[in-house]
C1' cells in the first nucleotide's frame, strides 16, 4: 500500500427496513441467614463508534472517517 470482518447497556450477545431496540450476567433494592456466599423476588440502565446520504420510515442499505482483529504484499 491492497483486501476481508467487527463496533448495540458496566460485561456477553440478540434484533425481516416498521409497535416502546430484546435477553442473560453484573450493579442497585428487598427476602432468606447469626453473618457472608449461594438461592428467590423486583427496579432502573442505550443518542446502536463518529459524520453524511438513500427512504414515508435506518441498529439494519450506501459513502467517508475513527478504533480493533485477520490475510496478502
Nucleotide at each position: 500500500g491492497g483486501g476481508u470482518c467487527c463496533a448495540u447497556a458496566g460485561c456477553a450477545u440478540a434484533a425481516c427496513g416498521g409497535u416502546c431496540a430484546a435477553u442473560g450476567c453484573a450493579u442497585c433494592c428487598g427476602g432468606c441467614u447469626c453473618a457472608u456466599a449461594a438461592c428467590c423476588g423486583g427496579c432502573g440502565g442505550a443518542u446502536u463508534g463518529c459524520a453524511g446520504g438513500u427512504u414515508c420510515g435506518a441498529a439494519u442499505c450506501c459513502u467517508g472517517c475513527u478504533g480493533g482483529a485477520c490475510c496478502c504484499a
RNAcentral holds the sequence, with entries from ENA. This is a predicted structure of a 73-nucleotide RNA (transfer RNA) from an Aggregatilineales bacterium. Model confidence (mean pLDDT): 82 of 100. Taxonomically the source falls in Aggregatilineales (Bacteria, Bacillati, Chloroflexota, Anaerolineae). It matches the Rfam family "tRNA". Gene Ontology term of the family: triplet codon-amino acid adaptor activity.